[in-house]
Context: one part of a larger RNA
RNA sequence: UCCUCCUAAGGGAAAUCGACAAAUUGGCUCCGUGACUUCGGCAGAAGGAGUCCCUGCGCUUGUAGACUUAUGUCUGCGAGUACAGGGCGCAGUGACUAGGAGGGUCCGACUGUUUAAUAAAAACGCCGCGUCCCGCUAGCCAGAAAUGGUGUGUAUGGGACGCCACGUCUGCCCAGUGCCGGUACUUCAAACUCCCUUUCAAGGGAGCUAAGAGCCGGUAAACGGCGGGAAUAACUAUGAUUCUCUUAAGGUAGCGAAAUACCUUGUCGCUUAAAUGGCGACGUGCAUGAAUGGCGUAACGAGAUCCUCAUUGUCCCUAGGAGGAGGCCCCCGAACCCCACAUUCUGGUGUAAAGUCCAGAGACCCCCAGUGGGACGCGAAGACCCCGUAGAACUUUACUGUAGCUUGCUGCUGUGGUGUGGGUUUCGUUGUGUAGAGUAGGUGGGAGUUGCCUGAGGAUCCAAUCGCAAGGUUGGAUCUUAGACGAAAGUGAAACACCACCCUUCGGAACCUGCAUCACUAACCGAAAGCUUGGCUUUCGGGACAACGGCUGGCGGACAGUUUAGCUGGGGCGGCAUCCUGCUGAAAAGAUAUCAGCAGGGCCCAAAGUUCGGCUCACCCCAUUCAGAAAUUGGGGGGAGAGUGCAAGAGCAAAAGCCGGACUGACUGUACCCUGAACAGCAAGGGGUGCAGGAACGAAAGUUGGGUCUAGCGAACCCCUAUGCCUCCUUGAUGGGGGCUAGGUAUGACAGAAAAGCUAUCUCGGGGAUAACUGGGUCGUCGCGCCAGAGAGCCCAAAUCGACGGCGCGGUUUGCUACUCCGUUGUCGGCUCACCCUAUCCUGGUUGUGCAGAAGCAACCAAGGGUGGGGGUGUUCACCCAUUAAAAGGGUUCGUGAGCUGGGUUGAGAACGUCGUGAGACAGUUUGUGUGAUAUCUACUGGGGGUGUAUGAGGGUCUGAGAGGAAGGACCACCUAGUACGAGAGGAACGGUGGUUCGUGGCCUCUGGUGUACCGGUUAUCUGACAAGGUAGGCCGGGCAGCUACGCCACAGGAGAUAAGUCCUGAAAGCAUCUAAGGACGAAGCUCCUCUCAAAAAUAGACCCAGAGCGCCCGUAAAACACGGGUUUAAUGGGGCUGGAGUGUAAGCACCGAGCUUCGGCGAGGUGUUCAGCUUGCAGCUCCCAAUAGCUCGA
Repeated sequence: UCCUCCUAAGGGAAAUCGACAAAUUGGCUCCGUGACUUCGGCAGAAGGAGUCCCUGCGCUUGUAGACUUAUGUCUGCGAGUACAGGGCGCAGUGACUAGGAGGGUCCGACUGUUUAAUAAAAACGCCGCGUCCCGCUAGCCAGAAAUGGUGUGUAUGGGACGCCACGUCUGCCCAGUGCCGGUACUUCAAACUCCCUUUCAAGGGAGCUAAGAGCCGGUAAACGGCGGGAAUAACUAUGAUUCUCUUAAGGUAGCGAAAUACCUUGUCGCUUAAAUGGCGACGUGCAUGAAUGGCGUAACGAGAUCCUCAUUGUCCCUAGGAGGAGGCCCCCGAACCCCACAUUCUGGUGUAAAGUCCAGAGACCCCCAGUGGGACGCGAAGACCCCGUAGAACUUUACUGUAGCUUGCUGCUGUGGUGUGGGUUUCGUUGUGUAGAGUAGGUGGGAGUUGCCUGAGGAUCCAAUCGCAAGGUUGGAUCUUAGACGAAAGUGAAACACCACCCUUCGGAACCUGCAUCACUAACCGAAAGCUUGGCUUUCGGGACAACGGCUGGCGGACAGUUUAGCUGGGGCGGCAUCCUGCUGAAAAGAUAUCAGCAGGGCCCAAAGUUCGGCUCACCCCAUUCAGAAAUUGGGGGGAGAGUGCAAGAGCAAAAGCCGGACUGACUGUACCCUGAACAGCAAGGGGUGCAGGAACGAAAGUUGGGUCUAGCGAACCCCUAUGCCUCCUUGAUGGGGGCUAGGUAUGACAGAAAAGCUAUCUCGGGGAUAACUGGGUCGUCGCGCCAGAGAGCCCAAAUCGACGGCGCGGUUUGCUACUCCGUUGUCGGCUCACCCUAUCCUGGUUGUGCAGAAGCAACCAAGGGUGGGGGUGUUCACCCAUUAAAAGGGUUCGUGAGCUGGGUUGAGAACGUCGUGAGACAGUUUGUGUGAUAUCUACUGGGGGUGUAUGAGGGUCUGAGAGGAAGGACCACCUAGUACGAGAGGAACGGUGGUUCGUGGCCUCUGGUGUACCGGUUAUCUGACAAGGUAGGCCGGGCAGCUACGCCACAGGAGAUAAGUCCUGAAAGCAUCUAAGGACGAAGCUCCUCUCAAAAAUAGACCCAGAGCGCCCGUAAAACACGGGUUUAAUGGGGCUGGAGUGUAAGCACCGAGCUUCGGCGAGGUGUUCAGCUUGCAGCUCCCAAUAGCUCGA
């Protein structure tokens, strides 16, 4: 010193983030108990009194017995309780055991649960409330399925959610997203039907069509959401009111600077001396708000927070003590680390923070105990940050899929009816241009067909059907009776009876088939019962549905794989990325970067292109009807001051500008060059020169492959296009496929992946290539000066203040930078301990003053010393309270975590507000929450050993180079003196005296603390009882020595040299001048006197001495060692004795003692013997015991 404990005077939370820790309280009996309340509680509320021993007695009662007799009495052994008397102590739950209490607020109703190993909470859960799903072959869950769970349960049930007792309530919004319902129409897959492509195959198109979607509704205790601007009342203010924009609706009740409020320490009140706290209010609520529940709320809480009482070593301010560790001796005996050297310090340098470099200083060698400043110490390839075409968890309206759910078709899959479609066959039916008698389907055959009681034709009526509204066709009834039709003629494109084939319209039947629906039962499914019980039978209920399989559309973070980029004065946010032009940057060749500065493009034009010919602009002057400054016209001047599609630059005058004619070269093919890209390579793009072809214009030479030039742009794959070319398969020929060439559709992250987030639950690999701290650089900002002097100061720039400007210094602010460190330099504040600076707050010395004095203001010198206590806040800071001489500012890795703390920041839990669909996020808030280690070197504080300093060991006494300190600092009162001064009011100084406070050193007489030597009291228990003792001093009361502070003592005054400043004499400069020569003063500051260390002071000192050391007994000393004393010629230690001191009157004996008694005795306790007994780290005396025997060195 650490750990675990004990005790502390006076004060009593002043300590601290915070009463953390400790202390207080404590059991039982009796009394007493407020607010509030869900009437149960709260409550052990709070606050009081008692508690032991002895003696006696009463009552209740268990058990055994006796007596006698009964609703008993007595006795023995108990259990409990009331009362009285006596007694002792500081203290009677005497030890142990054993709530501190109260009040306000927040949150959560409560008991409960949770992150085994940093979070116990406000989180989870919970009774209760509400919504949704589900009728049992259910719903939900697990599984590939079989099957299983819920459940051998059945809506008073089960499941999925949300909120969370209770009280009181739960507003508005259905536009968005979900969910539910509907759906004429639109869209829509496979299958199916039809069509095209010439068979086949493949392909294409159309039709039909389910769910879904579109569309229409409902639903918020579904996900969620719940505005702005003007004006207005007779003071002002405010705005019941009005207007207006706008929404799906515009936040209702309640609450509100809150676990939510940025500004903010809001404002007011209370609490305090003082409150960033707390409570109560207010309300312009950054960003409250109603089951993501709002507001209250008794009880409860190892929850958060504030206050009060009590209590205390938390503190003022520390001290003493106990045990253990550490220390010393003996035995045993690791690890980390190091594995270059190493005696440093200061300044400098250097990758910008050096033990090793440079300079200077310091420095003999070794050991021990300590302290932790440094070794950018050790430990862990930094968790922060960035990067990686690293990983992982999670999310979603990222991309792409999958399960699952769902839809249609189909298989398993059958029978019958009805309705309604489709196909084939068959029967019937329909067919109107004009002309023509007439409603002429087409083509071909064709000259007859048909009827006469088997009734042609005609008439009338009825029915069906078609219809171009003329009529046609068919059937039936009645009347009538012998012909009617065709050919021919005529009309017409076509001519008719009759027959055949066919087209068109409609209808019937048969067969095949689709859809809808109704039945059936035999596939298939479920249930029950029985039995020859592990599969059958029977019955019932479903039933071609369902289930299952295949194909198919939809939904689909439930699951999976991935992506989510780059530049970047860190990253993110923002911006940017390709192309063009000029200037600056750019450093006088060329080239040249930056998220450097100032401006552009992602087109346009069929003429704004080609060619030939012609013309000359802007502006100014003069003249000229309306006509003006400016219209058109004429003349003159005019080299460009115009125009040239668009930026800028370059360029351009019989033109590149303006006008006109004719045209399409805004061509095809090909070769090469240049540029893009200075000097290697590099694509697209762009530019240029030829040749060939075929053109335009021009008389011709010639010009023309768009625009006067430089921007106006895009790879491969896929796809499309082409009167083009080649080829493959099949072939008699096509069609189809592939390729070549050319063109087109876009990648703007523009030499071109198909692509969203989050991580604080995180991981890996790297980086000081790159941020957050320090340091370095810089110094805009910051701080402090200076120059100048407009002005203020009545007057007067400069007593004081000083604008607009200018110039610096510092390196404490904040920035910038990215140089050091990411195989690790721990980050704010506080505590502790400091060292330094001065730009001085106080104290000291001075000067000026708008200095009478006093008090100030400003300045100069000066860093010796001092610079404090509290309130709220994590705070630094700032604010406040009361003091003070003053409560100065800074640096030191924003000094100091191998020194402490851990309140803040900055991990994991959780909550609020806000943002986000979400996972999550927030220099927003809130609550909670691990601080490692045995010290090797150096450094420092102490303690020792050795060597050197004589070729003399060792000892003693000194000197003092040098080192250190602050050893003192400050204040108050009184005297001077109510004096100087002053009209007064006021009111000094030099010098002296006494105190106070802070600091320093020492001490223990006093006071106080401790005092586990000691003495006493007392509890429980053990040693059978007494006595005497043990049990963590059990607790309590005292206390010697020692150690200590809260106690006591001390801490003058001078000398010298100076600073600012004040002077003397005095020139340069006949004066003046503190200075130049000379001289004198002048500060708490400097150097001494004073105190401490100091001969290892290498200049190693002086003087004296012949013995010194070990050992042994010890302590004025002490961790070891050292130091000091003693060692028989001895009082060094022990013992003994005496004294002092502490405690407080021992044991034994005698007597007394409330009472009781069987008369033997019992009895707490008291008195006397007895200021006793016990103890003694103190003093003195005394050789009883032990300091013996001896060893080593020495001129």